[in-house]
The RNA shown here (Bacterial RNase P class A) has 376 nucleotides and comes from a Dehalococcoidia bacterium.
RNA sequence: CCAGCGGGCCGGGUGGCCGCUCCGCCUUCGGGCGGGGAGGAAAGUCCGAACUCCAGAGGGCAGGGUGCCGGCUAACGGCCGGGCGUCGCGAGGCGACGGAAAGUGCCACAGAAACAUACCGCCCGCCGCGGCGCAUACCGCGGGCGGGUAAGGGUGAAAUGGUGCGGUAAGGGCGCACCGGCGCCGCGGAGACGCGGCGGCCGGGCAAACCCCACCCGGAGCAAGGCUACAUAGGGGACCAUCUCGCUUCGGCGAGUAAGGACGGCCCGUCCGAGCGUCCCGGGUCAGCCGCUCGAGCCGCCGGGCAACCGGCGGCCCAGAUAGAUGGCCACCGCCCGCAAGGGGACAGAAUUCGGCUUACAGGCCCGCUGGCAAU
Numbered sequence: 001c002c003a004g005c006g007g008g009c010c011g012g013g014u015g016g017c018c019g020c021u022c023c024g025c026c027u028u029c030g031g032g033c034g035g036g037g038a039g040g041a042a043a044g045u046c047c048g049a050a051c052u053c054c055a056g057a058g059g060g061c062a063g064g065g066u067g068c069c070g071g072c073u074a075a076c077g078g079c080c081g082g083g084c085g086u087c088g089c090g091a092g093g094c095g096a097c098g099g100a101a102a103g104u105g106c107c108a109c110a111g112a113a114a115c116a117u118a119c120c121g122c123c124c125g126c127c128g129c130g131g132c133g134c135a136u137a138c139c140g141c142g143g144g145c146g147g148g149u150a151a152g153g154g155u156g157a158a159a160u161g162g163u164g165c166g167g168u169a170a171g172g173g174c175g176c177a178c179c180g181g182c183g184c185c186g187c188g189g190a191g192a193c194g195c196g197g198c199g200g201c202c203g204g205g206c207a208a209a210c211c212c213c214a215c216c217c218g219g220a221g222c223a224a225g226g227c228u229a230c231a232u233a234g235g236g237g238a239c240c241a242u243c244u245c246g247c248u249u250c251g252g253c254g255a256g257u258a259a260g261g262a263c264g265g266c267c268c269g270u271c272c273g274a275g276c277g278u279c280c281c282g283g284g285u286c287a288g289c290c291g292c293u294c295g296a297g298c299c300g301c302c303g304g305g306c307a308a309c310c311g312g313c314g315g316c317c318c319a320g321a322u323a324g325a326u327g328g329c330c331a332c333c334g335c336c337c338g339c340a341a342g343g344g345g346a347c348a349g350a351a352u353u354c355g356g357c358u359u360a361c362a363g364g365c366c367c368g369c370u371g372g373c374a375a376u
Base pairs, nucleotide, nucleotide: 001372002371003370004369005368006367007366008365009364010363012333013332014331015330016329017328018327020037021036022035023034024033025032026031039347043358044357046356047355048354049353050352051221052220053219054218058268059267060266061265063217064216065215066214067213068082069081070080071079072078083097084095085094086093087092098212099211103210104209105206106205107204119153120152121149122148123147124146125145126144127142128141129140130139131138161179162178163177164176165175166174180202181201182199183198184197185196186195187194188193225290226289227288228287235281236280237279238278239277240275243256244255245254246253247252260272261271262270263269297316298315299314300313301312302311303310304309335344336343337342
């Protein structure tokens, strides 16, 4: 210098004028002064939480999620480190990465066969015919019969671990060597796993198909929820033995149970059970305040850790509106295109708040590393 890999960051600046909103102070109540005012994703709302209300004895079923190991964290499906697989010469990238001899299901087209299978081929036996007049043997033929065979051909994404040698009638892990898988043993490692030895133990694939195994999981969401005000108009409808037993001072009281109801998926179970009962419809308000922004907060230094992250000390206060403020114009500088005149400047905008993931993004900067080429 060229090509590339990984990570971090910025994403206009200054000034003037006119506005908007929140807070503080002042006020002659008109306003004035001072300070704060979008993002790295505020986005998608996909995960995880805080917070709030509802529900909650307990057990079971159903449902959902996660899925190599270790760590971090409030938590996570996130992050960090590692293992294995795979792609790349490499820096590195990617991976829902438990189980397919528990069961079920599926495997398009092609093919004989996709789960137990023989189409062609190969081999053996029998039968028939021929060489050959008879018999046997031998050889050949048969779209005759029976059997063996997954080595070869052919089909396919995939065909019974792979390659080779031996063996065999032909074949086959049948035997052997090497490689792959599985199991057992030993060693190393915290573990995933790795290394070595032994045993022929070796019939496909798919679980982001059902399923099995392990672990986790109540519901709804700031229009949560609370306060004040208005209102609940003694409005309407439906449903439920005015049941049984006991006591009684005859007024009632207590217990049990049916239908039904509650336990916010269901069941067991528990509770209520003619009552201030349950459910539905109708009616009123939808105005103000709180929640609301100081928080798993931000910055710097030091320490621990490979890192994610954690700890200590010091400093800082950084939107809080409610149909929604955070804007407009001008000048100069800076960036990009253009000889110039001139033009351009991305993705996008808070709505209770955090931690992540994912997606969008003109242009630019920095750091580390890899492979080449050249020079010193």
The gene name in the source record is rnpB. Its mean pLDDT, the model's own confidence on a scale to 100, is 75. Rfam family: Bacterial RNase P class A. The family's RNA type in Rfam is ribozyme. The organism belongs to Dehalococcoidia, within Bacteria.